[in-house]
Molecule: transfer RNA
Organism: Patescibacteria group bacterium UBA2193
RNA sequence: CGCGGGGUGGAGCAGUGGUAGCUCGUCUGGCUCAUAACCAGAAGGUUGCAGGUUCGAAUCCUGCCCCCGCAA
Numbered sequence: 001c002g003c004g005g006g007g008u009g010g011a012g013c014a015g016u017g018g019u020a021g022c023u024c025g026u027c028u029g030g031c032u033c034a035u036a037a038c039c040a041g042a043a044g045g046u047u048g049c050a051g052g053u054u055c056g057a058a059u060c061c062u063g064c065c066c067c068c069g070c071a072a
Base pairs, nucleotide, nucleotide: 002070003069004068005067006066007065010024011023012022013021018055026042027041028040029039030038048064049063050062051061052060
């Protein structure tokens, strides 16, 4: 260099064109003598970057960057 897979809250992942969500974690409150567990609520994402298509893009197309694998 070639081929394939992937990049989405702090972590792990979903989301095949129409309000970005789940589990864990974090924070606050409740419960408890107290902690854990449990219950309720909240914060936290410019969806890797830049363009294109579209009324509308995490999603489709192009280029680039990074990670994993295969081949050499």